A computed fold for a 76-nucleotide RNA from a Candidatus Firestoneibacteriota bacterium, annotated as transfer RNA. The prediction has a mean pLDDT of 81. Lineage of the source: Bacteria > Bacteria candidate phyla > Candidatus Firestoneibacteriota. It matches the Rfam family "tRNA". From the family's description: Transfer RNA (tRNA) molecules are approximately 80 nucleotides in length. By type it is a transfer RNA. The sequence was found in a public genome assembly.

[in-house]
RNA sequence: GCUGGGGUAGCUCAGUUGGUAGAGCAACUGUUUCGUAAACAGUAGGUCGCCGGUCCGAUUCCGGUCCCCAGCUCCA
Repeated sequence: GCUGGGGUAGCUCAGUUGGUAGAGCAACUGUUUCGUAAACAGUAGGUCGCCGGUCCGAUUCCGGUCCCCAGCUCCA
C1' cells in the first nucleotide's frame, strides 16, 4: 500500500424493510440478614468513532477520515 471484518452504556455484545436505542454483567438505592455474600425489587447510565451528504426523518443509505483485528504485497 491492497482486501476483508470491526468501533453502539463502565465491560462483553445485540439491534434489516430508515420512524422514541436494548440485553447480560458491573455501579447505585431499597427489601432481607447480627453482619457480609447470595436472592428479590427498583434507579441511573449513550454526542451509536469523527466530519459531511441524501431524506420530513439516519446507529441504519452514500462519500471522506481516524483507530483496532486478520490476511496479502512491496521496500532500502